[in-house]
Context: one part of a larger RNA
RNA sequence: CCUGCACCUGGACAGAAAGACCCUAUGAAGCUUUACUGUAACCUGGAAUUGGGUUUGGGCUCUUCUUGCGCAGCUUAGGUGGAAGGCGUUGAAGGUAUCCUUCCGGGGAUACUGGAGCCAACAGUGAGAUACCACUCUGGAAGAGCUAGAAUCCUAAUCUUACGCCGUAACCCGGCUAAGAGACAUUUUCAGGCGGGCAGUUUGACUGGGGCGGUCGCCUCCUGAAAAGUAACGGAGGCGUACAAAGGUAAGCCAAAAUAGAUAAACUAUGCGCAAUGGCAGAAGCUUGCCUGACUGCAAGAAAAACAGUUCGAGCAGAGACGAAAGUCGGUCAUAGUGAUCCGGGGUUUCCUUGUGGAUGGGACCCCGCUCAACGGAUCAAAGGUACGCCGGGGAUAACAGGCUGAUGACUCCCAAGAGUUCCCAUCGACGGAGUCGUUUGGCACCUCGAUGUCGACUCAUCACAUCCUGGAGCUGAAGAAGGUUCCAAGGGUUCGGCUGUUCGCCGAUUAAAGUGGUACGUGAGUUGGGUUUAGAACGUCGUGAGACAGUUCGGUUCCUAUCUACCGUUGGAAAAUAAG
Numbered sequence: 001c002c003u004g005c006a007c008c009u010g011g012a013c014a015g016a017a018a019g020a021c022c023c024u025a026u027g028a029a030g031c032u033u034u035a036c037u038g039u040a041a042c043c044u045g046g047a048a049u050u051g052g053g054u055u056u057g058g059g060c061u062c063u064u065c066u067u068g069c070g071c072a073g074c075u076u077a078g079g080u081g082g083a084a085g086g087c088g089u090u091g092a093a094g095g096u097a098u099c100c101u102u103c104c105g106g107g108g109a110u111a112c113u114g115g116a117g118c119c120a121a122c123a124g125u126g127a128g129a130u131a132c133c134a135c136u137c138u139g140g141a142a143g144a145g146c147u148a149g150a151a152u153c154c155u156a157a158u159c160u161u162a163c164g165c166c167g168u169a170a171c172c173c174g175g176c177u178a179a180g181a182g183a184c185a186u187u188u189u190c191a192g193g194c195g196g197g198c199a200g201u202u203u204g205a206c207u208g209g210g211g212c213g214g215u216c217g218c219c220u221c222c223u224g225a226a227a228a229g230u231a232a233c234g235g236a237g238g239c240g241u242a243c244a245a246a247g248g249u250a251a252g253c254c255a256a257a258a259u260a261g262a263u264a265a266a267c268u269a270u271g272c273g274c275a276a277u278g279g280c281a282g283a284a285g286c287u288u289g290c291c292u293g294a295c296u297g298c299a300a301g302a303a304a305a306a307c308a309g310u311u312c313g314a315g316c317a318g319a320g321a322c323g324a325a326a327g328u329c330g331g332u333c334a335u336a337g338u339g340a341u342c343c344g345g346g347g348u349u350u351c352c353u354u355g356u357g358g359a360u361g362g363g364a365c366c367c368c369g370c371u372c373a374a375c376g377g378a379u380c381a382a383a384g385g386u387a388c389g390c391c392g393g394g395g396a397u398a399a400c401a402g403g404c405u406g407a408u409g410a411c412u413c414c415c416a417a418g419a420g421u422u423c424c425c426a427u428c429g430a431c432g433g434a435g436u437c438g439u440u441u442g443g444c445a446c447c448u449c450g451a452u453g454u455c456g457a458c459u460c461a462u463c464a465c466a467u468c469c470u471g472g473a474g475c476u477g478a479a480g481a482a483g484g485u486u487c488c489a490a491g492g493g494u495u496c497g498g499c500u501g502u503u504c505g506c507c508g509a510u511u512a513a514a515g516u517g518g519u520a521c522g523u524g525a526g527u528u529g530g531g532u533u534u535a536g537a538a539c540g541u542c543g544u545g546a547g548a549c550a551g552u553u554c555g556g557u558u559c560c561u562a563u564c565u566a567c568c569g570u571u572g573g574a575a576a577a578u579a580a581g
Stems, first nucleotide, its partner, number of pairs: 001573002004570002010565003015559001022394003027390001029386001031384002035201005042193007051154006058147009068137001075129001078136005085119003094113008158181005164176004204216003213233001217239006240375001241273001242332002247291007271280002274337001276335003295318004301312003307376001320329003343369007351362002401448001402446001403444003407441001409437006418428002455530001456528003460522001461519005468493003471488006495509005536554004540549003
């Protein structure tokens, strides 16, 4: 080296299961609730099923009768009209008794008595006679009718009960009868309420993973690289208006400081409602006069631009403002001060409108109603939880490990202020500087989500040296002994226990010493499974709740017969070397 056999699992990111963690989807599902919208059930009311009396308090109409007081005034004058007489033996004034009312003055009614008068026209008052008649208002009384209600009674609807009778040899049912309830209840329908009992859904995006936080439209500057444009959870700030003058026009005016020097010029920037930037003295700044162009109908042509939308605009027609005129004026020095469509409303209109005229509805033009602010606005209308979980995907995106980086970390060096009695450098070394490593915590998100099993322990290791011991040296603030510090050195070695799942750590007893690290934080197709990290359960806390918690607690399936390679042992063969013969 070839070839078998037996064994062991380091590797084949071994096999198994389109990862269960994480993210994503305008996915789906069971669950919750003071999410949204419904709905069963329930409650209440109207109507129907539903009839008859009595009483009672309302409302309306009619009849009769009453009531009415500011001041002045014979007085308690409701209003208006007519009206000079009206009432009275069919019983006037007055008196007695009772009742009603009252502004306490009075007014009215009834009964009895009485026996002939009582009232008006005049003077005062806004208004003149309850002298008389008619109509009528306010409040009230009596009667009649209608109407809805309440209470109560009834019985015939309706309901319940009956080992009462019958159908009938029937514990159902029906008929009859009886008792009880009774126009209630039941049932139907309409409306209001309540309603996770049930149902259908929603629960945004960006994001150096996701969540928490922040943001989402518009304006100004920088980044932005001298055209335009240009990103980031880059750096700074503003806006969601204001003004009837802060608008138009005509005319007028020019602060302070400083230079300069006798009277003019030049520049800058105060100012321009508000942010910033650009601009402005011919002023766009500050005043005064007169006004309303903060107009109607348009618009050549440009800027910008995916679209929608946006910006500038000479000029024409109409009717105007100011100005002597030329002219200027379609808001404001400019750039923010905003919202599509649908739907609804207001005004205007020579438009359409179901045979015609109307009405009605619509169109056109102008205007109004959205923190639709997630600001190109899914609906008029919407929150959560899932560890009971599921599906489609993703290494487009997190947790382990690897990679890159090396802020952080570890180590080394430079400078040397100082400490070290004196003396920087025996030893230590501030303020700073330069590196090395890839063992910490991170950053990035590059392989892996059609799976690279995760802490610790056990077993077995192997490497580095920045050396814990043993070995060899230098310096020493090295007398000796014991040390300190530095250099060389990886051959060998580097303990047993208690607590904790622990690594770590603390403690006990030793030792020459009880090293620091790498190896997928070595090692689960080698073991374990105490921890973490499913489903059960409990506590504390949070939450209305479903549930949640780098909070705690008890419990909780660890598969794999080795094809190749690697390693170890061994059979047979080949080849070569060495020694002896």